The part of an RNA shown here (small-subunit ribosomal RNA, central domain) has 350 nucleotides and comes from Herpochondria borealis.
The prediction has a mean pLDDT of 88.
Its Rfam family is "Bacterial small subunit ribosomal RNA".
NCBI's taxonomy places the organism under Eukaryota, Rhodophyta, Rhodymeniophycidae, Ceramiaceae, Herpochondria.
RNAcentral holds the full RNA, with entries from SILVA.
Context: one part of a larger RNA
RNA sequence: UUGGGCGUAAAGGGUCCGUAGGCGGUUUUAUUAGUCUCUUGUUAAAGCACCGGGCUCAACCCGGGACAGGCAAGGGAAACGGUAAGACUAGAGAAUGACAGAGGUGUGUGGAACUCAAGGUGUAGGGGUGAAAUCCGUUGAUAUCUUGGGGAACACCGAAAGCGAAGGCAGCACACUGGGUCAUUUCUGACGCUGAGGGACGAAACCCUGGGUAGCGAAUGGGAUUAGAUACCCCAGUAGUCCAGGGCGUAAACGAUGCACACUAGCUUUUGGAAGAAUCGACCCUUUCAGAGGCGAAGCUAACGCGUUAAGUGUGCCGCCUGGGGAGUACGGUCGCAAGGCUAAAACUC
Numbered sequence: 001u002u003g004g005g006c007g008u009a010a011a012g013g014g015u016c017c018g019u020a021g022g023c024g025g026u027u028u029u030a031u032u033a034g035u036c037u038c039u040u041g042u043u044a045a046a047g048c049a050c051c052g053g054g055c056u057c058a059a060c061c062c063g064g065g066a067c068a069g070g071c072a073a074g075g076g077a078a079a080c081g082g083u084a085a086g087a088c089u090a091g092a093g094a095a096u097g098a099c100a101g102a103g104g105u106g107u108g109u110g111g112a113a114c115u116c117a118a119g120g121u122g123u124a125g126g127g128g129u130g131a132a133a134u135c136c137g138u139u140g141a142u143a144u145c146u147u148g149g150g151g152a153a154c155a156c157c158g159a160a161a162g163c164g165a166a167g168g169c170a171g172c173a174c175a176c177u178g179g180g181u182c183a184u185u186u187c188u189g190a191c192g193c194u195g196a197g198g199g200a201c202g203a204a205a206c207c208c209u210g211g212g213u214a215g216c217g218a219a220u221g222g223g224a225u226u227a228g229a230u231a232c233c234c235c236a237g238u239a240g241u242c243c244a245g246g247g248c249g250u251a252a253a254c255g256a257u258g259c260a261c262a263c264u265a266g267c268u269u270u271u272g273g274a275a276g277a278a279u280c281g282a283c284c285c286u287u288u289c290a291g292a293g294g295c296g297a298a299g300c301u302a303a304c305g306c307g308u309u310a311a312g313u314g315u316g317c318c319g320c321c322u323g324g325g326g327a328g329u330a331c332g333g334u335c336g337c338a339a340g341g342c343u344a345a346a347a348c349u350c
């Protein structure tokens, strides 16, 4: 290895790009260190298996021939694989024409709300709670109106909707820019799939420098509650939340489901495109491609459930698991300013 698994039991890497490697469409010719076949040599004896024999049997002993496998040499085969040369278009890519979208980056800009300031009206309360109090208010609050400033987030549209590799993305406009789908079948002609290392991206929090700070708000102070109350509730409030640049690299980074391809009943909803039929034109209807949902044949599953967006049936490649605790810890290494991340045990114990 033959011969296990990974949605929820242990187990899919957070995501993508990609190096090595592994795997690789149709067809022709040539070749052949893989592969197949034949022959020869060798693989000591003993032993094992088989046949026969000797000790009364057996153990034991003696004789005989032989397979498989390995290695080497030689002859042969060319389906598969490799290699070389050529051809092809169904994979992949490009082109042309359309289309949808909170995909990304930057700049500008809008209204509602909030808050602050100034002014007007106006007077004794306001606020808050289970009830209160701290707190604010006659130096005029709360309420209401006007003007001005500021920061952050974008109601309705809004959806089981859309886009993105994932994280994620939502007022509006403009500029720059990535990806996708459909149609045509014009071009290239296997250029492909996966991907150990590696690289890039990566919510929130946190860290560094500079700015900003309306609201909210760890910490903190105060008021309550309580036996206590380092809480829950209330009044304040710093960091933070925001912007620019740099770092960190984690997450229930989840569909707890790796990627690619092929095959295997349907019904229904919805998004984007195309064609047909219909129509004055559309809607509706039929077909089809790509996505997103619901329900379900077969099948799978321990069950729950999954079910053409598979957890079904297969192939290729990668990652990962192997009883619980100790422990995602120690030590070492490496990365980081730090916090810490990554890699990753053992004793002992049940």
Stems, first nucleotide, its partner, number of pairs: 004321003007304002012318001014201004021194003025088008034080001035077009050064005091191001092188003095184005103177007110154001114150008125136002162169002206247006215241002220236004258317006266295011299306002323350003332343004